[in-house]
């Protein structure tokens, strides 16, 4: 760095002891009925993964047969990872749209940046 995804799911125990919800501001929450970290065990998804085999495109072959690759369909959950309060809890920048008339409010689209996962 590039590309894919982010309104769905999924908790009990120990150690800990004040904080956390990326980081900055602001709201909002959560939390001594015990936060953050770690640690067991659980589960939740389905990125890798793993199977199927009708279809679709492409190589190899004069061609068929075959055999690969790859799209897209369907199932799985051994194994690598992630995740396990609120949509990435919201808003912040740009549009566009409706309300209302003191730049507010409310939806929608995107960009930023963040998380995760392949390469």
């Nucleotide at each position: 760095c590039u590309c894919a995804u982010c309104c769905a799911g999924a908790a009990g125990g120990g150690u800990g002891g004040a904080g956390g919800g990326u980081u900055c501001a602001g709201g909002c929450c959560c939390u001594g009925c015990g936060a953050a970290a770690c640690c067991c065990u659980g589960g939740c998804a389905a990125c890798c993964c793993c199977c199927u085999g009708a279809g679709c495109c492409g190589g190899c072959u004069c061609a068929g047969c075959g055999c690969c690759g790859g799209c897209g369909a369907g199932g799985g959950a051994a194994g690598g990872u992630g995740c396990u309060a609120a949509g990435u809890c919201c808003u912040g920048c740009c549009c566009c749209g409706a309300a209302g008339g003191g730049u507010u409010u409310c939806g929608g689209g995107g960009a930023a940046a963040g998380a995760u996962g392949a390469g």